[in-house]
RNA sequence: GGGCGCAUAGCUCAGCCGGUAGAGCAGCGGACUUUUAAUCCGUUGGUCCCAGGUUCGAACCCUGGUGCGCCUACCA
Numbered sequence: 001g002g003g004c005g006c007a008u009a010g011c012u013c014a015g016c017c018g019g020u021a022g023a024g025c026a027g028c029g030g031a032c033u034u035u036u037a038a039u040c041c042g043u044u045g046g047u048c049c050c051a052g053g054u055u056c057g058a059a060c061c062c063u064g065g066u067g068c069g070c071c072u073a074c075c076a
């Protein structure tokens, strides 16, 4: 230099055929308990990496960029 993959909540990850975004853990509040832990109930939390495009409508499709990972070529 070339190719491929990944980027979604604080963390780990889902998200179907494009139809208005979720789970577990964590956090917060409560119940229970002598207390902690555990358990149970409720609940907060999102620039879906960034910028454009297509579309009535985009996390999802297209283009470019950024970051990370893998493969490969060249140089040495």
Base pairs, nucleotide, nucleotide: 001072002071003070004069005068006067007066010025011024012023013022019056027043028042029041030040031039049065050064051063052062053061
The RNA shown here (transfer RNA) has 76 nucleotides and comes from a Candidatus Sumerlaeia bacterium.
The source organism's lineage runs through Bacteria, Bacteria candidate phyla, Candidatus Sumerlaeota and Candidatus Sumerlaeia.
Rfam family: tRNA. Rfam classes the family as a transfer RNA.
The sequence was found in a public genome assembly.
The prediction has a mean pLDDT of 81.